[in-house]
Molecule: transfer RNA
Organism: Micromonospora sonneratiae
RNA sequence: GCGCCGUUAGCUCAGGGGUCAGAGCAGCCGACUCUUAAUCGGCGGGGCGACCGUUCGAAUCGGUCACGGCGUA
Numbered sequence: 001g002c003g004c005c006g007u008u009a010g011c012u013c014a015g016g017g018g019u020c021a022g023a024g025c026a027g028c029c030g031a032c033u034c035u036u037a038a039u040c041g042g043c044g045g046g047g048c049g050a051c052c053g054u055u056c057g058a059a060u061c062g063g064u065c066a067c068g069g070c071g072u073a
Stems, first nucleotide, its partner, number of pairs: 001072007010025004018056001027043005049065005
């Protein structure tokens, strides 16, 4: 350089055109407990790497770029 894959919450990852953008862990509050831990209940937190395009409508489709990974020379 070229090919493929990835980029969504603090972390790990689902979601592949309209539905409320979700789960687990972490955090915070509460219950329980002599206290802690464990367990249980609840709460908050992201508009989806950037831009452009397609569409009535884009996290989701297309293009370019950025970053990361794998392969190849």